[in-house]
This is a predicted structure of a 532-nucleotide part of an RNA (small-subunit ribosomal RNA, 5' domain) from an uncultured bacterium. Its mean pLDDT, the model's own confidence on a scale to 100, is 83.
Context: one part of a larger RNA
RNA sequence: GGAUGAACGCUGGCGGCGUGCUUAACACAUGCAAGUCGAACGAAGAAGAGUUGAAUGAGAGCUUCGGCAGGAUUUCUUCUCAUCUUAGUGGCGGACGGGUGAGUAACGUGUGGGCAACCUGCCCUAUACUGGGGAAUAAUCACUGGAAACGGUGACUAAUACCGCAUGUCAUCACCGGAGGGCAUCCUCUGGUGAAAAAAGGAGUAAUUCGGUAUAGGAUGGGCCCGCAUCUGAUUAGCUAGUUGGUGAGAUAACAGCCCACCAAGGCGACGAUCAGUAGCCGACCUGAGAGGGUGAUCGGCCACAUUGGGACUGAGACACGGCCCAAACUCCUACGGGAGGCAGCAGUGGGGAAUAUUGCACAAUGGGGGAAACCCUGAUGCAGCGACGCCGCGUGAGUGAAGAAGUAUUUCGGUAUGUAAAGCUCUAUCAGCAGGGAAGAAAAAUAACCAAAUUGACUGUACCUGACUAAGAAGCCCCGGCUAACUACGUGCCAGCAGCCGCGGUAAUACGUAGGGGGCAAGCGUUAUCC
Numbered sequence: 001g002g003a004u005g006a007a008c009g010c011u012g013g014c015g016g017c018g019u020g021c022u023u024a025a026c027a028c029a030u031g032c033a034a035g036u037c038g039a040a041c042g043a044a045g046a047a048g049a050g051u052u053g054a055a056u057g058a059g060a061g062c063u064u065c066g067g068c069a070g071g072a073u074u075u076c077u078u079c080u081c082a083u084c085u086u087a088g089u090g091g092c093g094g095a096c097g098g099g100u101g102a103g104u105a106a107c108g109u110g111u112g113g114g115c116a117a118c119c120u121g122c123c124c125u126a127u128a129c130u131g132g133g134g135a136a137u138a139a140u141c142a143c144u145g146g147a148a149a150c151g152g153u154g155a156c157u158a159a160u161a162c163c164g165c166a167u168g169u170c171a172u173c174a175c176c177g178g179a180g181g182g183c184a185u186c187c188u189c190u191g192g193u194g195a196a197a198a199a200a201g202g203a204g205u206a207a208u209u210c211g212g213u214a215u216a217g218g219a220u221g222g223g224c225c226c227g228c229a230u231c232u233g234a235u236u237a238g239c240u241a242g243u244u245g246g247u248g249a250g251a252u253a254a255c256a257g258c259c260c261a262c263c264a265a266g267g268c269g270a271c272g273a274u275c276a277g278u279a280g281c282c283g284a285c286c287u288g289a290g291a292g293g294g295u296g297a298u299c300g301g302c303c304a305c306a307u308u309g310g311g312a313c314u315g316a317g318a319c320a321c322g323g324c325c326c327a328a329a330c331u332c333c334u335a336c337g338g339g340a341g342g343c344a345g346c347a348g349u350g351g352g353g354a355a356u357a358u359u360g361c362a363c364a365a366u367g368g369g370g371g372a373a374a375c376c377c378u379g380a381u382g383c384a385g386c387g388a389c390g391c392c393g394c395g396u397g398a399g400u401g402a403a404g405a406a407g408u409a410u411u412u413c414g415g416u417a418u419g420u421a422a423a424g425c426u427c428u429a430u431c432a433g434c435a436g437g438g439a440a441g442a443a444a445a446a447u448a449a450c451c452a453a454a455u456u457g458a459c460u461g462u463a464c465c466u467g468a469c470u471a472a473g474a475a476g477c478c479c480c481g482g483c484u485a486a487c488u489a490c491g492u493g494c495c496a497g498c499a500g501c502c503g504c505g506g507u508a509a510u511a512c513g514u515a516g517g518g519g520g521c522a523a524g525c526g527u528u529a530u531c532c
Base pairs, nucleotide, nucleotide: 001532002531003530004529006528007527008526009525010524013394014393015392016391017390018389019387020386021352026350027349028348030347031346032345035092036091037090040089041088043086044085045084046083048081049080050079053076054075055074061068062067099305100304101303108230109229110228111227112226113225114224115223118222119221123218124217125216126215127214128213129212130211131165133163134162140155141154142153143152144151145150172195173194174193175192176191177190178189179188180187181186201210202209203208231277232276233275238268239267240266243265244264245263246262247261248260250258280302281301282300283299284295285294286293287292307328308327309326310325311324330341331340332339333338358384360383361382362381366380367378368377369376370375397427398426399425400424407418408417409416410415431473434467435466436465437464441459446455447454476521477520478519479518480517481502482501483500487516488515489514490513491512497504498503
């Protein structure tokens, strides 16, 4: 000199864009943060339309006065239709998105390769199918246990829930052959025989459409392996028994001591093993002429974690933040028998700390989940609020003005400085305030498809524009001995104090304190901390 997620002191007008628990991965009140589909399914409820039957019988009609025919309205009932709501079964999604950096010195990350050792829901392409049966169960009802959480028994019912059967294109596996290829354990193509293995329907009058099953290919996402690189300590020198390798069996989507049985006795290490300490890694960021050094906030990629430890289930995908089970600590409820919970999601609270924000608005946009769609959900996201925390921009007026006013400071008492500074005169109106107008973001999407029209804005009456109005409402902080730009007076008297280094202060202090003046930067200025 530059830099910062900064803090502290004094001061503080406006706007734009960013940014904001670096400490206790400490504990958490409250609300919200993952749902959705009735076009998979049976029910229940609400209100409505039509309809069948029964009862009721206003008003008017005929009458031989006995009745007859007809029938508004209301109630009950049968069936049908369309609408809305939803607990349950079922499907898809809760493995994304969001948070944090505790652990980890590791194939964790970065980079370059490999899988002839692998998987991949939704999506795209292609081929072939979607035939025919069965048994249940929730909901519901009845009875019943428990304070609650939550159940138990019996009866009934549906499906795109569940289970057999038929069929078997292509493909898969096993065995027997053939051809070609590769660095290789092998790979590709091909003939025959055998084995095993599928399904589901919904919407629509219909055309059609949305699905389902099997297989192959693609795309996307992931898994595994290897080379190299990746902090400090030798006042850590030896470490290792599934340890190192082989054979076989198992496990896995897949290779492998991944696991197991047997066999061999290996494997690593001064090119630093092992141990100990510290640490998420990178793109990047800061600095520097560079080489380097330092950092790893925000944003992006990867990894790890979700009160602590362990475990698996479901699933295409998890060993799963707002799922399950067990153990532990803590908190809460309890009828003492037993139960409930997990903010390192967004706000917010306590605590810790030098220190870090609102229990805000909206799904309008972008994106995500579900749905045929309408639409629903979305503390992702878009916005607003708070903080000079940072960067950038603007303003606090401009011109003129010598009687060089007054005041103040100083003085050799003549003056000198403040100083064109003020006043005065003439202008201007950025910002703030007032009044009026007023976008874009939004049509490119959606409303089945094509065309046309219309609708949809949280921010927001915001940005911006125009008008009127007044110099009015808007300057401080540090420094002045040298380094280092800027000097005098008074007070103090090795005292009080200053100080980054050298050093000032003991009676004429440009170094302390105050004043006048001056210098620097400026909505900031200084100090402290840290890095180059």